[in-house]
């Protein structure tokens, strides 16, 4: 990067550098020198994948639990609203 299928109405901060954005586009509304956005640091929060257990199946698919070390992801407002050729994570697979 593409295609598929699954979810997005829950949850989850403090320092340091920095110096003006930021909320993916649009129209709106919000958020920020009481410090945006990005960079380190240490901490959190899910629970999609990994790993256990149960059920059901028997070629299997779904479903419930438990854990939470890897592998991700996230920690302002319902993906903030509305719109749109819609976004944004996670898995198979090409």
């Nucleotide at each position: 990067u593409c295609c598929a299928c699954a979810u997005c109405a829950a949850g989850a901060g403090a320092g340091g550098c920095u110096g003006a954005g930021g909320g993916a586009c649009c129209g709106g509304c919000c958020c920020u020198g009481u410090g945006a956005a990005g960079c380190c640091u240490c901490g959190g929060c899910a629970a999609c994948c990994u790993g256990c257990c149960c059920c059901a199946c028997a070629u299997a698919u779904c479903g419930g639990g438990c854990g939470a070390c890897g592998g991700u992801g996230c920690c302002a407002a319902u993906c903030c609203c509305g719109g749109a050729c819609g976004g944004a994570u996670g898995u198979c697979g090409a």